This is a predicted structure of a 353-nucleotide part of an RNA (large-subunit ribosomal RNA, domain IV) from a bioreactor sludge metagenome. Rfam family: Bacterial large subunit ribosomal RNA. The RNAcentral record of the full RNA draws on SILVA. Its mean pLDDT, the model's own confidence on a scale to 100, is 86.
[in-house]
Context: one part of a larger RNA
RNA sequence: CUCUCGUUAAGGAACUCUGCAAGUUGACCCCGUAACUUAGGGAGAAGGGGUGCCACUGCGGUGAAGUCAAUGCUGGCGGAGCCGCGAGUGGUCGCAGAAACCAGGCUCAGGCGACUGUUUACUAAAAACACAGGACUCUGCAUAAGGCGCAAGCCGAAGUAUAGGGUCUGACACCUGCCCGGUGCUGGAAGGUUAAAGGGAGAGGUUAGUCGCAAGGCGAAGCUUUGAACUGAAGCCCCAGUAAACGGCGGCCGUAACUAUAACGGUCCUAAGGUAGCGAAAUUCCUUGUCGGGUAAGUUCCGACCUGCACGAAUGGUGUAACGAUCUGAGCGCUGUCUCGACGGGAGACCCG
Numbered sequence: 001c002u003c004u005c006g007u008u009a010a011g012g013a014a015c016u017c018u019g020c021a022a023g024u025u026g027a028c029c030c031c032g033u034a035a036c037u038u039a040g041g042g043a044g045a046a047g048g049g050g051u052g053c054c055a056c057u058g059c060g061g062u063g064a065a066g067u068c069a070a071u072g073c074u075g076g077c078g079g080a081g082c083c084g085c086g087a088g089u090g091g092u093c094g095c096a097g098a099a100a101c102c103a104g105g106c107u108c109a110g111g112c113g114a115c116u117g118u119u120u121a122c123u124a125a126a127a128a129c130a131c132a133g134g135a136c137u138c139u140g141c142a143u144a145a146g147g148c149g150c151a152a153g154c155c156g157a158a159g160u161a162u163a164g165g166g167u168c169u170g171a172c173a174c175c176u177g178c179c180c181g182g183u184g185c186u187g188g189a190a191g192g193u194u195a196a197a198g199g200g201a202g203a204g205g206u207u208a209g210u211c212g213c214a215a216g217g218c219g220a221a222g223c224u225u226u227g228a229a230c231u232g233a234a235g236c237c238c239c240a241g242u243a244a245a246c247g248g249c250g251g252c253c254g255u256a257a258c259u260a261u262a263a264c265g266g267u268c269c270u271a272a273g274g275u276a277g278c279g280a281a282a283u284u285c286c287u288u289g290u291c292g293g294g295u296a297a298g299u300u301c302c303g304a305c306c307u308g309c310a311c312g313a314a315u316g317g318u319g320u321a322a323c324g325a326u327c328u329g330a331g332c333g334c335u336g337u338c339u340c341g342a343c344g345g346g347a348g349a350c351c352c353g
Base pairs, nucleotide, nucleotide: 001348002347003346004345005344006343007342008341010339011338014337019334027051028050029049030048031047036041038171052092053091054090055089056088057087058085059084060083061082062081066077067076068075069074093097105332106331107330108329109328110327111326112324113323117129118128133169134168135167136166137165138164139163146155147154148153172319173318174317175316177249178248179247182246183245184242185241186240187239188238191237192236193235197231198230202226203225204224205223206222209218210217211216250268251267252266253265254264277311278308289305290304291303292302293301
């Protein structure tokens, strides 16, 4: 010097990203216990007191001797001894009586998530997942919908819409606004478009024949290569519905008798222009916004304001008791975290062997 323990004057978080770590607290009995609350909780809230040993006293259980009645059983009175329980009074020893080990630090305020649970086996335990509850949607059972499988078949289910599948949200309370133009889904079927197929107008090839002196021309039937019109489903176009489907939810200008602001008006655009509630927020760039609180001093924190770069209503909004090895801020207690070190025990390192 390293690791690991223990002690430490005075101070007591000045340490530090952060009280990280380490202290403090700790058992049982008694007293006492706030806001808030879903009336269950919060709560072991907080905050106090007691605890050894000895004597006496109290209560409960059992109930001997003795005595009375009976005198065979038994019953009454009686209260010793023993056992148990806490309490009171008095005394007594020590620095210390839960004497060692084992055994909550507490409070206040806020964010998130209701909660108990689950998770990255080996860097993340959380605000992530799940959850009860809510909603939408599919499914009427002969093969349900859905899923696995090439199939047979199986699960769903030996279930039957108070059932089963999918998706979203996530206790509870108060609520959940407007937009169906786009995309999706559902329904509709008049019209347009449209596949295979049907259809076969027409066109080409070949050549019996025929015309021609010839070269060559025309060319039936058959065979063959094509092939127009027309008929032709779903889908798409089209018409409606649907947002707890995917999603979306404006701009400019003017105006009130100080100023400022604009209840009001004008105009453009849109499918409709963000309602309630919340708001510098796990969201605010400018920003350490401004004001207030807390501090001697506060980029964090709490309460407000609203100028929301770029909150907002089941990709849920806002609250919320209880809960949390959660995150943030503050205080009390306590401490070697620190001022600032020191000393000691053990194990290494190092030296000799």